[in-house]
RNA sequence: GCCGACAUAGCUCAGUUGGUAGAGCGACGCUCUCGUAAAGCGUAGGUCGUGGGUUCAAAUCCCAUUGUCGGCUCCA
Numbered sequence: 001g002c003c004g005a006c007a008u009a010g011c012u013c014a015g016u017u018g019g020u021a022g023a024g025c026g027a028c029g030c031u032c033u034c035g036u037a038a039a040g041c042g043u044a045g046g047u048c049g050u051g052g053g054u055u056c057a058a059a060u061c062c063c064a065u066u067g068u069c070g071g072c073u074c075c076a
Base pairs, nucleotide, nucleotide: 001072002071003070004069005068006067007066010025011024012023013022019056027043028042029041030040031039049065050064051063052062053061
């Protein structure tokens, strides 16, 4: 330099005919207990990497760009 994959909640990850953004774990509160753990119930938590475009409507389609990972190539 070229190619590909990935980026979504604190962590690990889902999310296809484009149509209200989700799960598990974690956090917090409550119930239960003499107390703790476990269990049950509930609450909060998101610029969907960034910037544009298309569209009535974009996490999703198109373009550019940043970062991470992998592969390939060149020089020595």
The RNA shown here (transfer RNA) has 76 nucleotides and comes from a Candidatus Caenarcanales bacterium. The sequence was found in a public genome assembly. Its Rfam family is "tRNA". Rfam describes the family as follows. Transfer RNA (tRNA) molecules are approximately 80 nucleotides in length. Rfam links the family to the GO term triplet codon-amino acid adaptor activity. Taxonomically the source falls in Candidatus Caenarcanales (Bacteria, Bacillati, Candidatus Melainabacteria, Vampirovibriophyceae).